This is a predicted structure of a 1448-nucleotide RNA (small-subunit ribosomal RNA) from an uncultured Bacillota bacterium. The sequence is in RNAcentral, with records from ENA and SILVA. The coordinates come from a structure-prediction model, not an experiment, and the mean pLDDT is 80.
RNA sequence: CUACCAUGCAGUCGAACGAAGCACUGCACAUCACAAAACUUCUAUGGCUGUUGAUAUCAAUGGCUAUGGCGGUUUCGUGAUGUGCUUUGACUGAGUGGCGGACGGGUGAGUAACGCGUGAAGAACCUACCUCUUUGUGGGGGACAACCAGUGGAAACGCUGGCUAAUACCGCAUAAGAUGAUAAUGUGGCAUCACAUAGUCAUUAAAGAUUUAUCGCAGAGAGAUGGCUUCGCGUCUGAUUAGCUAGUUGGUAAGGUAAUGGCUCUACCAAGGCGACAAUCAGUAGCCGGACUGAGAGGUUCAACGGCCACAUUGGGACUGAGACACGGCCCAGACUCCUACGGGAGGCAGCAGUGGGGAAUAUUGUGCAAUGGAGGAAACUCUGACACAGCAACGCCGCGUGAGGGAUGAAGUAUUUCGGUAUGUAAACUUCUUUAAGCAGGGAAGAAUUCGUGACGGUACCUGCAGAAUAAGCUCCGGCUAACUCCGUGCCAGCAGCCGCGGUAAUACGGGGGGAGCAAGCGUUGUCCGGAUUUACUGGGUGUAAAGGGUGUCUAGGCGGAUAUGUAAGUCUGAUGUGAAAUCCCGUAGCUUAACUACGGACGUGCAUUGGAAACUAUAUAUCUUGAAUGGAUGAGAGGCAAGUGGAAUUCCUAGUGUAGCGGUGAAAUGCGUAGAUAUUAGGAGGAACACCAGUGGCGAAGGCGGCUUGCUGGCAUCUUAUUGACGCUGAAGCACGAAAGCGUGGGGAGCGAACAGGAUUAGAUACCCUGGUAGUCCACGCCGUAAACGAUGAUUACUAGGUGUUGGGGGUAUAAAUUCCCUCAGUGCCGUAGUUAACACAAUAAGUAAUCCACCUGGGGAGUACGACCGCAAGGUUGAAACUCAAAGAAAUUGACGGGGGGCCCGCACAAGCAGUGGAGUAUGUGGUUUAAUUCGAAGAUACGCGAAAGACCUUACCAGAACUUGACAUCCCGAGAAGUCUCUCGAAGGAGAGAUGUGCCGUUUACGGAACUCGGUGACAGGUGGUGCAUGGUUGUCGUCAGCUCGUGUCGUGAGAUGUUGGGUUAAGUCCCGCAACGAGCGCAACCCUUAUUGCUAGUUGCCAGCAUUCAGUUGGGCACUCUAGCGAGACUGCCGUUGACAAAACGGAGGAAGGUGGGGAUGAUGUCAAAUCAUCAUGCCCCUUAUGUUCUGGGCUACACACGUACUACAAUGGGAUGCACAACGGGAAGCCAAACCGCGAGGUGGAGCAAAUCCCUAAAAACAUUCCUCAGUUCGGAUAGGAGGCUGAAACUCGCCUCCUUGAAGCUGGAAUUGCUAGUAAUCGCGAAUCAGCAUGUCGCGGUGAAUACGUUCCCGGGCCUUGUACACACCGCCCGUCACACCAUGAGAGUCGGCAAUACCCGAAGUCCAUAGACUAACCGUAAGGAGGUCGUGCCUAAGUA
Repeated sequence: CUACCAUGCAGUCGAACGAAGCACUGCACAUCACAAAACUUCUAUGGCUGUUGAUAUCAAUGGCUAUGGCGGUUUCGUGAUGUGCUUUGACUGAGUGGCGGACGGGUGAGUAACGCGUGAAGAACCUACCUCUUUGUGGGGGACAACCAGUGGAAACGCUGGCUAAUACCGCAUAAGAUGAUAAUGUGGCAUCACAUAGUCAUUAAAGAUUUAUCGCAGAGAGAUGGCUUCGCGUCUGAUUAGCUAGUUGGUAAGGUAAUGGCUCUACCAAGGCGACAAUCAGUAGCCGGACUGAGAGGUUCAACGGCCACAUUGGGACUGAGACACGGCCCAGACUCCUACGGGAGGCAGCAGUGGGGAAUAUUGUGCAAUGGAGGAAACUCUGACACAGCAACGCCGCGUGAGGGAUGAAGUAUUUCGGUAUGUAAACUUCUUUAAGCAGGGAAGAAUUCGUGACGGUACCUGCAGAAUAAGCUCCGGCUAACUCCGUGCCAGCAGCCGCGGUAAUACGGGGGGAGCAAGCGUUGUCCGGAUUUACUGGGUGUAAAGGGUGUCUAGGCGGAUAUGUAAGUCUGAUGUGAAAUCCCGUAGCUUAACUACGGACGUGCAUUGGAAACUAUAUAUCUUGAAUGGAUGAGAGGCAAGUGGAAUUCCUAGUGUAGCGGUGAAAUGCGUAGAUAUUAGGAGGAACACCAGUGGCGAAGGCGGCUUGCUGGCAUCUUAUUGACGCUGAAGCACGAAAGCGUGGGGAGCGAACAGGAUUAGAUACCCUGGUAGUCCACGCCGUAAACGAUGAUUACUAGGUGUUGGGGGUAUAAAUUCCCUCAGUGCCGUAGUUAACACAAUAAGUAAUCCACCUGGGGAGUACGACCGCAAGGUUGAAACUCAAAGAAAUUGACGGGGGGCCCGCACAAGCAGUGGAGUAUGUGGUUUAAUUCGAAGAUACGCGAAAGACCUUACCAGAACUUGACAUCCCGAGAAGUCUCUCGAAGGAGAGAUGUGCCGUUUACGGAACUCGGUGACAGGUGGUGCAUGGUUGUCGUCAGCUCGUGUCGUGAGAUGUUGGGUUAAGUCCCGCAACGAGCGCAACCCUUAUUGCUAGUUGCCAGCAUUCAGUUGGGCACUCUAGCGAGACUGCCGUUGACAAAACGGAGGAAGGUGGGGAUGAUGUCAAAUCAUCAUGCCCCUUAUGUUCUGGGCUACACACGUACUACAAUGGGAUGCACAACGGGAAGCCAAACCGCGAGGUGGAGCAAAUCCCUAAAAACAUUCCUCAGUUCGGAUAGGAGGCUGAAACUCGCCUCCUUGAAGCUGGAAUUGCUAGUAAUCGCGAAUCAGCAUGUCGCGGUGAAUACGUUCCCGGGCCUUGUACACACCGCCCGUCACACCAUGAGAGUCGGCAAUACCCGAAGUCCAUAGACUAACCGUAAGGAGGUCGUGCCUAAGUA
C1' cells in the first nucleotide's frame, strides 16, 4: 500500500410525555425483632430452718430467703420489613416525542465530465439551526407505544386482545400576509417579464414547559450561511477509431421538480443535431491551490495541509427529512463470513486502535476531553478514536555532543624503504582545563479563557547544585570524469564496472593491509522525476552529400497578402474597478536559549470579467489607384501534344540468275548453316520496326518525356506595345489529373533485338560472363498498374545582393553601301568567380547568400518500409505503417598512411632479358627436422633459422643422463678458535674423498707475555651459488627492409581542425645530386666528401732488401754502390679543370684533347627517421619470480657422434679442354719460443733420429698449384670415379672402444651431366688453381684471407620480384595475411501466422423479473372528518408500466 476480518470504542434532552425501578423527606397501617419495667413457670448455687434414718462424722427429704440461668405474658419504646400517600434527585435502563445521526472522520474504485479550475448568470431556485422586523398562540377530538393478559418461534423477532400521556396525530375558528384566479393603473427592464398601488373570490397556522429569569410554537418579510441549476474559456493519448445520433434535434400540449430543461413520454408534428477547430470509439486518469525541477519558457506530480468531486462489500431502489437517494439508517438482488433446533436468521473498519494474508516496505487493541471545535440541553452537564497529547520508526528538516589548550624522544606498534630513512604524527602517552548531552540531588512553570475551582501532557520544559574526560563515530570512495597512493595476494582466474574500461606474473581499477579524500549520526546503493539535452527547438533545430523535399501539375478548405483616404474598434496598447480563498513561495518584524518551526504585516498571484480611453499596425466596412495579376493588339522560335498521310537507307525472308566449298563464330573453339548448292553476288518482291548525316552542356514541355517529311487540330512560352479590368494575388492538407521501364487483360502485329529455355564453350564447378538458336516481350488499339538513383539526390512564389565569359530566342541604338561589327536590354541555358554561407566538399543572380509566405518531411543503428489492420488493384503488388527484441554505435565530409587482384604516370636494382657456371639426380661431409633414448643439454624458424651461436664435443669443455658424495659450501666479505704455509710416504676407494705417518717454522713490529699481514684447517650466522623462468619487464649488441634516398625541424603562410606548404612542378643525377620556378625562407639527420687500401710519380732513407757498371764466389757469397726493383714516410695528381655540340644564357649530358688514371677511377670502413613486441636473460649486465642438505657444488662413466626417413649448405665426381707418369718455371697474404724447425741419416710412406739457424724484409714453415714440355691411356663403369670394407702401421694425448687425424697394401659402390623447380655473377668479375691464418695437445670438404690463369653477355624495360616519387580509389588503420557476405547444423531469446480453444469489457435483441416510486384501479380491508343511519371522503393491501440481478 491493497482486499477481507476476531476484539474494544464512536448521541443527547426528564424544563415535551406516561409508566416502572432505585435512593431520599415526611405520614399512616400491617408484620417481625429487640431492650427496659412488671408478673411468673422451671432450675442452679449460697444462707437460714426443718423432717427421717443412722447417729461422732454421715445419708435421704422439705420450707423460707438472696443471687443467677432457660423461658412465658403484657405495656411503652426502638429497629427492620411491607403497603399506601408524599418530598427531593447530576440515579437506572427501556418506550412515545424533539433535535442531531446529510457535520466531523476515511478512501480514490469509478469519472475525460460543467467532474474540476476560472469568470459570469439565475427576471428559473431552496435554505433547519442563527440574527433582525412584524403578527398570532382560541377552542376541541380520536388514537398508538410503553404497560397488562394470552400466544408463536431455537433465535432474531413477533402476533392477538385490553389500558394510557404528550410540544405525537386530526378537524374547527381567526387570516395581516402568502398562493391561485380575475381585470386595471403607474414605474422599470433583458425577450419571457419584474416591482408598486388599491379591489373581488377561493385556499391555508399554532404547543406548550417552567425554578416566573425565560425557553418554545405558528404566519409573513428581510439578512446571513449553506446548497442547486445554466453558460464562456481551459483541462491526457490514439485517425492502424471518420463518420456518429430515433428521445436522437426542435416544436405543441401534459406530467414532474425547490427550479429551467426531452428531465419524462402520455399524445401529436417537423427532420433535424454533432463532426477534420477531431464528433464517435478505445486506452489512461479523481481535479485544483500547490509540490519537485529549471536561468526562464517549460517538464513532472497530486503524499502531507487546504478547496471541490466521487465512493462506503457489489448492483438497484426509494423512505424520512430543511438537507440524503444517507460509511457506523431502511428494502431487494448477488458474492462472502457467522449462528441455527435446518424451519430460519445475523453482518459490512476506504472511522480510531488492532489481527491475519499479500508485500522490498509503513506504528499503540495508549492517555485525556485540560485546550480548540462539534451535537444535544435553559443550564449543570453528557457525548465526541474530531482533536490535544504520549508511545514506536534517523523517515525528513534543524540544532548539539562524542572534548579543549600545551605536549618531540618526533616513543612503541604498524606500513613502506634506495636500509639512510619516511609515514601514521601533536596523533598517543603525559600535563593543565572545561562539563553541553547522558547520570544523581533540590526547586519547578506558562498553556486557565473565568471571581473560585478545573492540566491528559507532566514532576514535562526550565533553573540550581554535584562528580568525572568521564558513557557516546560511522559510512562511502581513492584509473579518468572526480577530491584522494602505496605494499602484498591473485594471474582474462577470482572479481570490478555509472560511461570509457580494468584483470593473461611487477594491477594506484579485483581482494586484503597501511595511508589518504569526502560526508558525518549518518553514509552508500536501488527506483522515480526534472536538469544537463538547443536530443521535439514558443523562447530555441533542421532537410544537396549526415535522418529528412511529396515523381509532377491543377484546385477546395485553410494560412499569408500591393498603394491612398475615411469610419468602426475584434485583435493590440493604456487607465480604473471586481475577483484571483486560506495555507505555501518572497520581503520585513516577532515568539520558542538558536535553528527547524510558528505568529503578524506587506508584496506577489503574469489570469478572468466589467468599464473609460488611443487608433499607428492587423482586421473589418466604404470609396479610389495601377506597379502585382489577367486580358487585348503586333510579331517570333521550338524533337510541346494528338490524328492522318507519306519517304529513303539498312536488316531479315521469298522467287529467279551467276557461282562452288565452305560459311559463320571466337582469346581459341565448338554447337549452327551448307553439295537437297549455303556464304558471296545480280535482279524482282514481301513485311515490320527505327529514323544516319544535320546534332550542339542547342530547343520545347509541369514532370515522365519529345528527333525522317507533309497536312489538319491544339496547349504553352518569349519580345514589343501600354489599349482594358482594377489586387482579380501566392501557397496549398484532402480531392482530381498526368506519370519511364517492367508487368497484367482483350484483340491485332511480329523484321530486328531478345528475359525464360535449349545447345556449344570456359571452369574444380559455371544454373554466369563468350558463341549458335530462341519464346514471352519490345510495335498498334483500348483498359489496368502507379512505381524508379521519378536526381540538380536541391518544394513553390516574391524581392534584394560585385563582376567576367559563352550560347539560344526577341527588341532597341551607333557605325556601315551591304554582309556585318560594337553597345544597351528582356527571357532562357552553361562555365568561372567576389562577398556571404557551409562540418567540409562545395554553392555563389538558375544560391546551398540576405529576407518573407505557404506546403511536405526528419529526430541513433538494426528489426523494417517488415508484421497486423484499413484502403486501392484482375494479379503482381502499392499506399498508410508499428512493436517486442538487440547494438553502442550506424553515418557525413575531409586528413595522414597502408593497400590496389587484371588503377594510372615516371624511375631504379643480376629484377627480368642476353650469357657463364651451378643447385635439384649419385656418394660423402656438415647443419636441421622427425624418430629413438636414461640422456640424445639449450637456443636460432619465410625472406632475415638450417658448414647458424660452435675461430675445433675422446676426458675437460658440459649446461644433459646414471651413479657416488658435500651442505657457510667449488668462489667473495665479516667474526671466533687452532695452526706458518708447505713437502714427502703409505692404506682403502672408480674417483672425488677418507685415514695414518714423517718433515717443516718463514715475513713485519715489539714492552719478548705477544701482536699484525698472507695462507691452511675447524666453528658460527649474515650470506654465497643457479647455463633455473620471463628477450612480451630491460640495458647493451645484432639481423632485415637497405647503402634504398629518404626522414624531420624552426619561423612564416593556408586550413575551424586533423593537417598542408617547404619535400610538389620543369629538367638533371648514383643520390631530397644540382639548377630553374614557386608562400615560402632557412636548418638538421641521411647522400657526397673527409678515413683505409689499390693504380702513377717526385722527394727522403738504404738493412735483413736490390745489383747497372767494377772486383770476387758454386751461390748478391763477399768488397763496393743505392742507379733500378722493393720497402715506408712525406708530397703531387682528377676538378667536368680545358675544347666542341646539345640544353632554358642553368644544372647537366654527349664527344674530344691531355693524362698512369675521366666523369663518385676499383675496393673497403661508414647503415638516417623508423619497421618486424625480429634475435639474444646460454657472452655480459640487470628488475621481478623461483630453488637453498638443492634447480647449488665435486667426481666417475655415458650422452651431445643414435638412424626407417625428409630438407638445407658444401666437397668429390661422372671424364680426353681429361687421368697417370716424368721433367721443368713463376706468387702473394701470413705464422713461429711449452714455437717454427734446416742440412744429414733411417723408413715405400705417415713418420723417426738429429740438432744448425731464428723472438724474424736476416732462420724456418715454404713444395706453390694449375700452366708448360715429353710420353701412356682412346670413350669403356674405363689407367674415369673414389665410397665401402679387410689387413698392417704412424702421430697427438693419462686415455683414441663408444668417438680423432694420417700412411701403406688390398677391396673398387653409386655415378655416364641430373624432373618440376631454382641459385650466383656485369671485369681482373664469373669460372678454375693452389697457398696461408685463427681455433688448436690432436682433429678442416667449414670460416676468414692471399695470390696465379682468366672469359661470355647486356637489344632493352613488355613481363616476374623488390624499391622510390607523383596521382587516383577505398566500407582498410592489428593497415589486403585487412575488411567482410550468404547458406547450413545445434541450442536459446523475442515476434508474426496457425485447425482452434479459454477469459474480460462494451453494445444489441428476446425471455424472466426482486425491492421500489409513479399512474390507473370494477378486487380486499379500513380509528379521527361528514352523516341519525345506510353510506361517503380519505387511507392500506393487491393488480399494471418501468426496472437490478439472472438466462441465452